[in-house]
RNA sequence: CAUCUAUCCAGAGCGGCCGAGAGACCUGGCUCGUCGACGCCGCAGCAACCAUCCGCCCGCCCGAGAACGCUCGGGGGGCCGGAACGGUGCUCCCGCCAGGACCGAUGGAGC
Numbered sequence: 001c002a003u004c005u006a007u008c009c010a011g012a013g014c015g016g017c018c019g020a021g022a023g024a025c026c027u028g029g030c031u032c033g034u035c036g037a038c039g040c041c042g043c044a045g046c047a048a049c050c051a052u053c054c055g056c057c058c059g060c061c062c063g064a065g066a067a068c069g070c071u072c073g074g075g076g077g078g079c080c081g082g083a084a085c086g087g088u089g090c091u092c093c094c095g096c097c098a099g100g101a102c103c104g105a106u107g108g109a110g111c
Base pairs, nucleotide, nucleotide: 001110003109004108005107006106007105008104013043014042015041016040017039021032022031023030025100026099027098028097029096044091045090046089049087050086052083053082054081055080056078057077058076060075061074062073063072064071065070095103
């Protein structure tokens, strides 16, 4: 970014700074907040999207060896399991709830 795609009811908070609103937008509700919210910084943590590594699997490809469909090596793959050093993300309430809108957020890809 008038693009594609996956996810958004699980999980994870302390300290410092700031000082009035905040939970994206609209309407209605609900919640948080001068006992300091939101935000910013630091540290800690959660998760496992990407990368990496390990295991398992394959009527996918190549090669070698056997002789029956098997073994070995290499490559590719999987809504598979695991690890958590790297790149992001996330750490009140289901994206707080319902309705609305060319809705939004985050990862990966493409341009």